[in-house]
Predicted 3D model of a 104-nucleotide RNA (SAM riboswitch aptamer (S box leader)) from Kurthia senegalensis. NCBI's taxonomy places the organism under Bacteria, Bacillati, Bacilli, Caryophanales, Kurthia. RNAcentral holds the sequence, with entries from MGnify.
RNA sequence: UCUUAUCAAGAGAAGUCGAGGGACAAGGCCCGAUGACACUUCAGCAACCUCUGCCAAGCAGAAAGGUGCUAAUUCCUACAAACUUACGAGUUUGGAAGAUAAGA
Numbered sequence: 001u002c003u004u005a006u007c008a009a010g011a012g013a014a015g016u017c018g019a020g021g022g023a024c025a026a027g028g029c030c031c032g033a034u035g036a037c038a039c040u041u042c043a044g045c046a047a048c049c050u051c052u053g054c055c056a057a058g059c060a061g062a063a064a065g066g067u068g069c070u071a072a073u074u075c076c077u078a079c080a081a082a083c084u085u086a087c088g089a090g091u092u093u094g095g096a097a098g099a100u101a102a103g104a
Stems, first nucleotide, its partner, number of pairs: 001104007012042005020031003026077003043070003048066002050062005074097001079094006
């Protein structure tokens, strides 16, 4: 970089650090010196890979191992279409971008 799948559920304490952070650009909204973000340790969540059963498919179960995750729907919107509208906007669907897994 490409392909496929998923993204409304779930799960936090301690220590270190010290000012910004929530991916990017814009708008909003939020978190943060009562210490955020990040890192480390421990704990947990989930079940993609994995393991077990049923021939397979598919389903059910498990959680030792490889990842991942543990504020807010991927925090919301943005772009397109349809519908509604009190004309301010709203709802739904899709796409893009992103994240994670498995494979190439």